[in-house]
RNA sequence: AGAGUUUGAUCCUGGCUCAGGAUGAACGCUGGCGGCGUGCUUAACACAUGCAAGUCGAACGAAGCAUAGCAGUGAAUUUCUUCGGAUUGAAGCUUAUAUGACUGAGUGGCGGACGGGUGAGUAACGCGUGGGUAACCUGCCUUACACAGGGGGACAACAGAGGGAAACUUCUGCUAAUACCGCAUAACCCGCUAGGGCCGCAUGGCCCGGACGGAAAAGAUUUAUCGGUGUAAGAUGGACCCGCGUCUGAUUAGCCAGUUGGCGGGGUAACGGCCCACCAAAGCGACGAUCAGUAGCCGAACUGAGAGGUUGACCGGCCACAUUGGGACUGAGACACGGCCCAGACUCCUACGGGAGGCAGCAGUGGGGAAUAUUGCACAAUGGGGGGAACCCUGAUGCAGCAACGCCGCGUGAGUGAAGAAGUAUUUCGGUAUGUAAAGCUCUAUCAGCAGGGAAGAAAAUGACGGUACCUGACUAAGAAGCCCCGGCUAACUACGUGCCAGCAGCCGCGGUAAUACGUAGGGGGCAAGCGUUAUCCGGAUUUACUGGGUGUAAAGGGAGCGCAGACGGCGCUGUAAGUCAGAAGUGAAAACCCCGGGCUUAACCUGGGGACUGCUUUUGAAACUAUAGUGCUCGAGUACUGGAGGGGCAGGCGGAAUUCCUGGUGUAGCGGUGAAAUGCGUAGAUAUCAGGAGGAACACCGGUGGCGAAGGCGGCCUGCUGGACAAAGACUGACGUUGAGGCUCGAAAGCGUGGGGGAGCCAAACAGGAUUAAAUACCCCUGGUAAUCCCCGCCGUAAACGAUGAAUACUAGGUGUUGGCAGUCAUAGGCUGUCGGUGCCGGCGUUAACGCAAUAAGUAUUCCACCUGGGGAGUACGUUCGCAAGAAUGAAACUCAAAGGAAUUGACGGGGACCCGCACAAGCGGUGGAGCAUGUGGUUUAAUUCGAAGCAACGCGAAGAACCUUACCAGGCCUUGACAUCCCUCUGGCGAAGCAUGUAAUGUGCUUUUUCCUUCGGGACAGAGGAGACAGGUGGUGCAUGGUUGUCGUCAGCUCGUGUCGUGAGAUGUUGGGUUAAGUCCCGCAACGAGCGCAACCCCUGCCCCCAGUAGCCAGCAGGCAAAGCUGGGCACUCUGGGGGGACUGCCGGAGGCAAUCCGGAGGAAGGUGGGGAUGACGUCAAAUCAUCAUGCCCCUUAUGGCCUGGGCUACACACGUGCUACAAUGGCGCUCAACAAAGGGAAGCGAGCCCGCGAGGGGGAGCGAAUCCCAAAAACAGCGUCCCAGUUCGGAUUGUAGUCUGCUACUCGACUAUAUGAAGCCGGAAUCGCUAGUAAUCGCGGAUCAGCAUGCCGCGGUGAAUACGUUCCCGGGUCUUGUACACACCGCCCGUCACACCAUGGGAGUCGAUAACGCCCGAAGCCGGUGACCCAACUGAAAAGAGGGAGCCGUCGAAGGCGGGAUUGAUAACUGGGGUGAAGUCGUAACAAGGUAGCCGUAUCGGAAGGUGCGGCUGGAUCACCUCCUUU
Repeated sequence: AGAGUUUGAUCCUGGCUCAGGAUGAACGCUGGCGGCGUGCUUAACACAUGCAAGUCGAACGAAGCAUAGCAGUGAAUUUCUUCGGAUUGAAGCUUAUAUGACUGAGUGGCGGACGGGUGAGUAACGCGUGGGUAACCUGCCUUACACAGGGGGACAACAGAGGGAAACUUCUGCUAAUACCGCAUAACCCGCUAGGGCCGCAUGGCCCGGACGGAAAAGAUUUAUCGGUGUAAGAUGGACCCGCGUCUGAUUAGCCAGUUGGCGGGGUAACGGCCCACCAAAGCGACGAUCAGUAGCCGAACUGAGAGGUUGACCGGCCACAUUGGGACUGAGACACGGCCCAGACUCCUACGGGAGGCAGCAGUGGGGAAUAUUGCACAAUGGGGGGAACCCUGAUGCAGCAACGCCGCGUGAGUGAAGAAGUAUUUCGGUAUGUAAAGCUCUAUCAGCAGGGAAGAAAAUGACGGUACCUGACUAAGAAGCCCCGGCUAACUACGUGCCAGCAGCCGCGGUAAUACGUAGGGGGCAAGCGUUAUCCGGAUUUACUGGGUGUAAAGGGAGCGCAGACGGCGCUGUAAGUCAGAAGUGAAAACCCCGGGCUUAACCUGGGGACUGCUUUUGAAACUAUAGUGCUCGAGUACUGGAGGGGCAGGCGGAAUUCCUGGUGUAGCGGUGAAAUGCGUAGAUAUCAGGAGGAACACCGGUGGCGAAGGCGGCCUGCUGGACAAAGACUGACGUUGAGGCUCGAAAGCGUGGGGGAGCCAAACAGGAUUAAAUACCCCUGGUAAUCCCCGCCGUAAACGAUGAAUACUAGGUGUUGGCAGUCAUAGGCUGUCGGUGCCGGCGUUAACGCAAUAAGUAUUCCACCUGGGGAGUACGUUCGCAAGAAUGAAACUCAAAGGAAUUGACGGGGACCCGCACAAGCGGUGGAGCAUGUGGUUUAAUUCGAAGCAACGCGAAGAACCUUACCAGGCCUUGACAUCCCUCUGGCGAAGCAUGUAAUGUGCUUUUUCCUUCGGGACAGAGGAGACAGGUGGUGCAUGGUUGUCGUCAGCUCGUGUCGUGAGAUGUUGGGUUAAGUCCCGCAACGAGCGCAACCCCUGCCCCCAGUAGCCAGCAGGCAAAGCUGGGCACUCUGGGGGGACUGCCGGAGGCAAUCCGGAGGAAGGUGGGGAUGACGUCAAAUCAUCAUGCCCCUUAUGGCCUGGGCUACACACGUGCUACAAUGGCGCUCAACAAAGGGAAGCGAGCCCGCGAGGGGGAGCGAAUCCCAAAAACAGCGUCCCAGUUCGGAUUGUAGUCUGCUACUCGACUAUAUGAAGCCGGAAUCGCUAGUAAUCGCGGAUCAGCAUGCCGCGGUGAAUACGUUCCCGGGUCUUGUACACACCGCCCGUCACACCAUGGGAGUCGAUAACGCCCGAAGCCGGUGACCCAACUGAAAAGAGGGAGCCGUCGAAGGCGGGAUUGAUAACUGGGGUGAAGUCGUAACAAGGUAGCCGUAUCGGAAGGUGCGGCUGGAUCACCUCCUUU
């Protein structure tokens, strides 16, 4: 950084898709180790269990415990003993007292407002950033100053008595304090208030100062200290206010009653409608209020070149919340996660009376989900609470566990090793690949495993982690590789299987029998303890464009104007300093990011310093530009004066032509209409014609890319009123301007009003009729015809309302028309020059994807407005506004496709055009189509009627010849290494011939005789028989797997290339143009110059002449000779034969043409303009034909789909078609006659003469001839004579009977011919159609191939021998140029709509069921506040009574949940219904694309199964022809 995908190809527009990075991820396959991180994104769902906030005895009283211990009791025990006792006195018990590293409860203090969790709510001063508080508070901590005097009364605990299941609670009594309450004292404290000073933007603040009033305290103790009170200050933490920033929707446009402000109060730490009473009626909003939806915000994270876009996990800051809702208490701080009260839901306990609870703390459970961990260890470290401290508490935290969830690092070995092993895959069978890969040999030990040692983290002690990190040793190549992909994008290919199936697929797209795209295998590529897939975000995407896009035709300029707001704005001078620029200061937390370093072996990770944080604020300056204030100017703009042009507008009046109607006259049979007709009118007198009258509408010619208007639009003439533009002159104003969201006005046609008039029309939707047609709800048309078309009034507000081009200003080569002015000038019916305004064309620069635009820009710039962002769905639905309605305006989504589209290119096509050619038409001649027959085909039939060929270009075609064979088909029988090829083994000596026997329908079988060659004697060659398997064989399939061959366009004149040039490119040029030709043949011209394949020529036959040669050909002259004959000698002169030459080239003349090519005419010549004919077939088209000529891939059959044989069939026969033959007759038939004249061929299993026989086919016989010698062989038509006399015939010969001939094993199915007899249809052929342009058509016969036989077919040969062509309008085919195209499989194309079927999403819908936020009313918990307080009360006063003061209770305002109600918004669902989309082969038509067969399209109205038709107006985004105008070149 790009790539794929619209097309036959191209450029552009434009969407879709891919390659990259990322993730709190999930899923699939796989999984060795370590480090560092991370881990409920869903149900702010419900929670069992344990733990997460306590601590202080140095505040206090009491109790318990332990120890000590006075006293008492007690008596065990010990010692002595005279046994009486003495002594010792333990344990235990009672009780002062003391002590305590003791215990738990209580009073009291501090802390439970931190730490930890979550993101429901919140669109907000919530957050971010920067300020403010002269409007505030702040426990613990620090500093300073000062102080602590003296009293009092209680309440827990405790004891006793009650209630209760419990939770808990009541009563009586006792008691301590750092608990509570007075009094004293007191300042720089607080309140009020004289006076004075200073400061502030304002409210106001600070200082000095006098009087009055008010308010403090607590002690403990081990004597070290720790506390207490007041004031001031600091620090920390908080509170409030403000500027700016902070998502989407206008299909949410108006919102708000404490609402906005004031005055006075209350309340608070404090300001404030925060709350209350009264007063005023404000306040917010297009710079988006209100409403709805969504959302915690930020530092930052991901991505990106950046600008941006997306995200807000982890870490950090702020906020909010703690089951849901409400509330306050305490306190320095809360309206409080592990506090309280109330209400709701839920769960649990219960003795049914009542109670208890809140994991969004750490673990954990259920549930939800694609998905997210242990009911672990420790306070060792860091921090927090309490305490003087020791210490206690701490699921904060530090660690460990689980998970490849992420990032980083390491390993799964290294070297050597060719017999290129085996195996596997493939193969052209040779090989190739896997592959130095393995094995083998030599090494090493990172990780893991084993053993030993063993930290730092800790300041003196204290280590959960942990026997961890790390180090060392021994040991074995061992324990450690998968996943995805391999058609293109995109690195990497083969085989088999499958056969539009199974499947793949991110896009394009693969798969229908040879799949690098499916599945498997081998191989390869990529990444690697991971790899893929899915989801999401950014990127690529300049595809929302600030950086950085567009709007003539691709999506996109509003139908036009006026104009409020807004935006932008001419030339000077002066000031200010909001924007702008510069300097400085503050802030922009830390972490993150970047740079330079450091620490873990490295990295990830951690960390020091710096940078950056593009921002905000304050301040000092500058003054060019913008802004602003002032003052001027005239060029922008406007006003006045003068002048001419104009279908500009409105109103009134007038006019003639024409149509129709009415009246009258003349007049008679038709008129009218069309492609042709009919409906219609007319003998009741039409049409035609003359005269008169009525009425409405429109204004010919002039008339013109001419005029006017903002657009729509405006056309007879006159008058009146009126708008605008222009020119000239340069007086006046002095920026007054431009644009313009909303708004207002105008706005073709159609349409609307049960409005009012009017209504002539060769005007006319609808409608009716006639035609056309398969139909014709249409056209062309026709005959009628209503609304409408016209006027007035009022709506509608849309058009292809177009220049598909918004408005304004300035600038940027020219040329040429036209229109309206003005000026100058000349040679003045007129020219020329210049200038201003309008309107056209051509064209340069520039621009554009191209086409094109080009001073009237689509160029270069500026300003403002409008609009676009893939196609369809759809300008549709819903909602809203407008409208009487029709409808207009605004204007989506679901779903679906990978395109839709613009311009240009090459083709093809056109019921487009121009030119040209062809037996293409025309002009002619003869046919076919009718008959009979032959032959081929279809169809039918059949056991089989083998197969192929199918418009031209299948059909007398393959087949140059089916009785058997052929033969491929059918029936039956037989064979299985085979009828045929190669290889192997055994045996035989054959093969062949002859004979015999037997047998079949037939191939057959058996026997006998005869019987090889070479030899080194082993054997070999050859042939036959038998055997085994490899294999043979197949006219079985696929001509859409192929080669080869062929047809056809077409013997048409075309098809291409190299270099150059033009074009962004496909491509163009050349090859087009002017002539000419049979021809892309040639000439000329030309950005082309050359070349190739085709054309032509070269080849063959034929036409004339010459030379050579002369037998089997010939015979002029010479000779011989016959009945006759080149028969003989002889000769080659001629004919002829077959070799070689010549000849024709537009060479010559004249004319035309351009001094060309060439054409016309002529001469000469056998032949004249390629002389005639043949061979010769460019690039290509038709998936044209052929697998049955042959060859061949793949598939299929293998005792049969192969092989052999007999018989049958290919020859069938109601029909249909093609190609022929013979005819229908007199230009003829028949007979006779002397009978005339060819060419080209064939001949040995052959042609077969003369002669004989037969009516004949033919037979007998056999001369000659391998052929210029002989034979086939007679040519026929023709000619002459005769006859027939127009008829189903003396035409015609089918069919049939009889008898024969020939070929052949065989003539029945199924041959040809002969004789005789029979004698059918047919009297010239409908629609339609074929061939032929000269030795041709027509006609006449002859030959050949195939072949035993069989020819009307085919291929050749000659004889006789015409007619016509004006010409290119038309039909067919072709060529060139041009034009249109929505076609490119190319018109046998493409394509539209209804209907039918299936599926999908969606609108409406009687309704139904929810959800949400408000509103009104009712009820009113807890609680604060207020009132009351008859009841109650220790502290103070008082001698007492009582008072002061307080409280319970009650009442009131507010007040959550709840109830009722009508609306709003939104979601789901619904009988039925509307259209839409999608769907290889449904139905009906054919609307569009070519002039698409009626040009199409837009708006509107109306009609119709449907596309659609018609009317009115508009557009060209219509072809063609003609005319006019304009332009360009010469």
Molecule: small-subunit ribosomal RNA
Organism: uncultured rumen bacterium